[in-house]
Context: one part of a larger RNA
Molecule: large-subunit ribosomal RNA, domain IV
Organism: metagenome
RNA sequence: CCUUCGUUAAGGAACUCGGCAAAUUUGCCCCGUAACUUCGGGAUAAGGGGUGCUCGUAGAGGUGAUGGGAUUCGCUCCCGGAGCCACGCUACGAGCGACAGUAAAUCGGCCCAUGGAACUGUUUAUCAAAAACACAGCUCUGUGCAAGGGCUCAAAGCCUACGUAUACAGUGCGACGCUUGCCCGCUGCCGGUAGGUUAAGGGGAAGGGUCAGAGACUUCGGUCUCGAAGCUCAUAACCGAAGCCCCGGUGAAGGGCGGCCGUAACUAUGACGGUCCUAAGGUAGCAAAAUUCCUUGUCGGGUAAGUUCCGACCCGCAUGAAUAGCGUAAUAACAUGGGCUCUGUCUCAACGAAGGACUCG
Repeated sequence: CCUUCGUUAAGGAACUCGGCAAAUUUGCCCCGUAACUUCGGGAUAAGGGGUGCUCGUAGAGGUGAUGGGAUUCGCUCCCGGAGCCACGCUACGAGCGACAGUAAAUCGGCCCAUGGAACUGUUUAUCAAAAACACAGCUCUGUGCAAGGGCUCAAAGCCUACGUAUACAGUGCGACGCUUGCCCGCUGCCGGUAGGUUAAGGGGAAGGGUCAGAGACUUCGGUCUCGAAGCUCAUAACCGAAGCCCCGGUGAAGGGCGGCCGUAACUAUGACGGUCCUAAGGUAGCAAAAUUCCUUGUCGGGUAAGUUCCGACCCGCAUGAAUAGCGUAAUAACAUGGGCUCUGUCUCAACGAAGGACUCG
């Protein structure tokens, strides 16, 4: 010097991103206990007092003998209270000696305010335990049973289920309380089907090829023209479903929820008016917020001094209602700010212990 510990004058968070770490507190009995609250809690709230040993007095609990009485005569019932558990327990009083009585060890520090999450729970085995996930509850959607959904060779078969809409499956939100506004133009989904478009298929007009044959010409070898049936190529009109176009509905479906100008008898502001655009122009709430760039916004509180914190304001760069909005008791190894107690965190370091480091082996 390092690790792990012990003690410390005076001060007591001045340390530090931050009381990180350490200290404080601690058991049991008694007294006492606020706001708030879903009346259960909050609560061991907070805050106080007691605690050892000896003696005395009183009391409580269990068991219940001898004895007495009754008797239906029984392993019966009632009264009664000795003894024992017990050198124990509780209360009160007195005494004793200590700095100190849960004498060691085990053994909550507390309070105020706020954010997000209701809660117990779950999670990144091996840097994250959380505000993330789950949750009870709410909502919407599918499904009438050979259900829907899932596994599968999309076979047999199986699960859901030997269940049946108070069921099963899926989506979103996430206790509880008060609520959940406007927009269906786009996308999706649901419904409709007159018209438009539209596949395979049906249909078969005209046409091509081949060709029996016919006609014309001929150097008699053949050449040219026409061409039935059959086969074949190629196919027009026409018929032809769903879908799409189209017509409606639907937001706890994906989503969206404006601009400019003027205006009141100081000024400022603008209840009011005009105009443009839109499917409709953000309602109730909340708001410098886990959201606010400008920003350490402004005002108030707390401090001697406060970029954090709390309460307001609203000019919301870019809040907002089940990607939920706003409240909310309780809960927590959650996050933020403040206070009391307490302390070697610090002013500022000192001493001690054990094990290392160092030397020898």